Record summary
Bacterial RNase P class A, 335 nucleotides, folded computationally. It was read from a public genome assembly, where an Rfam model found it. Its mean pLDDT, the model's own confidence on a scale to 100, is 75.
RNA sequence: CGAGAUCCCUUGAUGGUCGCGCAGGCAUGAUGUCUGUGAGGAACUUCCGGGCUCCAUAGAGCACGACGGCGGGUUAAACCGCCCAGGGUGACCUGAGAGAUAGCGCAGCAGAAAACAAACCGCCUUUCAAAAGGUAAGGGUGAAAUGGUGGCGCAAGAGACCACCGGGCAACUGGUAACAGGUGCCGCAAUGCAAGCCUCGUCGGGAGCAAAGCCAAGCAGGAAACAAUGGGGCUGCUCGUCCCGUUUCCGGGUAGGCCGCUGAGAUGGAUGACCAUCCGUGUGCUGCCUGAUCGCAGUGCAUGACAGAACUCGGGGUAUAAGGGAUCUCUUUUA
Numbered sequence: 001c002g003a004g005a006u007c008c009c010u011u012g013a014u015g016g017u018c019g020c021g022c023a024g025g026c027a028u029g030a031u032g033u034c035u036g037u038g039a040g041g042a043a044c045u046u047c048c049g050g051g052c053u054c055c056a057u058a059g060a061g062c063a064c065g066a067c068g069g070c071g072g073g074u075u076a077a078a079c080c081g082c083c084c085a086g087g088g089u090g091a092c093c094u095g096a097g098a099g100a101u102a103g104c105g106c107a108g109c110a111g112a113a114a115a116c117a118a119a120c121c122g123c124c125u126u127u128c129a130a131a132a133g134g135u136a137a138g139g140g141u142g143a144a145a146u147g148g149u150g151g152c153g154c155a156a157g158a159g160a161c162c163a164c165c166g167g168g169c170a171a172c173u174g175g176u177a178a179c180a181g182g183u184g185c186c187g188c189a190a191u192g193c194a195a196g197c198c199u200c201g202u203c204g205g206g207a208g209c210a211a212a213g214c215c216a217a218g219c220a221g222g223a224a225a226c227a228a229u230g231g232g233g234c235u236g237c238u239c240g241u242c243c244c245g246u247u248u249c250c251g252g253g254u255a256g257g258c259c260g261c262u263g264a265g266a267u268g269g270a271u272g273a274c275c276a277u278c279c280g281u282g283u284g285c286u287g288c289c290u291g292a293u294c295g296c297a298g299u300g301c302a303u304g305a306c307a308g309a310a311c312u313c314g315g316g317g318u319a320u321a322a323g324g325g326a327u328c329u330c331u332u333u334u335a
Stems, first nucleotide, its partner, number of pairs: 002330009012278007020038007040306001044317002047315005052208004059239004064204005069082004083097001084095004098199002103197002105193003120139002122135004147165005166188001167186004172181003213258003221250006230244005279304010
């Protein structure tokens, strides 16, 4: 110089004119006038967790759902650090990370055979041949085929035996722990999937601001079912508990406001438009510097994304023009 990785910040500014919402002041018969103030890093999505409200009481169990390495952290989640596995040269990234000997299920096709294991080609022995026996080292099929490499041995082979690797068990050392390390012993048949059902452990009432609360207005009832051994509520079921009526159909009438609602606080829903200057970006021209590029100054033209509050707080996902900063990794070159 170039190419990357991780984390954080900004989200145009000022002035004028006109137009809106809210609060306050002054004034008018009414119209008005003045001051202040008026959208985000995601306000989007509604994915998750709370606050809050209601279901009279929020209890137990089942179902159902969520989570799943260890430690910390939170109202709860998020989040932080570490361990392990996989990817990357690396900085780093990803992980629905407990259990496959509790049981069930799946692995098509190919292949001899995918677990009740079995022998296609091949190798060896016997034999004139056929047939028979031994074998799983080599080949084939496949995502996966009796752990791997090398040796000894054998008729030919094979953990049959040996060394190393892999695996299992035991204690020791380090660490809060997950886990790691080396040592010793053991020839050690049995794959993968649980993001298939499932098992284990932990947690979890339901519904939601269109939740709720208050005031006003208005009415016309009719039919049917169950009926205390009943009906209804606790929003899937049971227990338990509470209330005394509940449900279905036909028909008629009313539906306005206050509040919830907040340093913007609307309720068909305001926060805008234009002009000027500056700032940022792109580009043309001119000048300066330089070997050249880059850069700096002036000037002309164009241009500034994504988007939009509605009870509130924290986190996630998605969209995005223009920038700014910090730390780290790698290639090449120079000293």